[in-house]
C1' cells in the first nucleotide's frame, strides 16, 4: 500500500427504509432499626464525521477519521 469487521444512552450490545430498545449504572419513591438486597416510577441519545440516493436513512452507496483483524 490492499482486502475485511467495528463505531447507537454513563458501561455491554440489540434494532426489517416508516418516531430508537434491552441489561446494568444513575435519579426518585416504597419496603426497614440501619445499609444492602428486592419493588415501582423515571432521567439520559447531534446513531463515527461529510455527502448522496429515497416522500422518508441508524438501516442503502461513497469519501473520510478511529480501532480490531488479516495479506504483502
Nucleotide at each position: 500500500u490492499c482486502c475485511g469487521a467495528a463505531a447507537u444512552a454513563g458501561c455491554u450490545c440489540a434494532g426489517c427504509g416508516g418516531u430508537a430498545g434491552a441489561g446494568c449504572a444513575g435519579u426518585u419513591g416504597g419496603c426497614u432499626g440501619u445499609u444492602a438486597a428486592c419493588c415501582a416510577a423515571u432521567u439520559g441519545g447531534u446513531c463515527g464525521u461529510a455527502g448522496g440516493u429515497u416522500c422518508g436513512a441508524a438501516u442503502c452507496c461513497u469519501a473520510c477519521u478511529u480501532u480490531c483483524g488479516g495479506a504483502g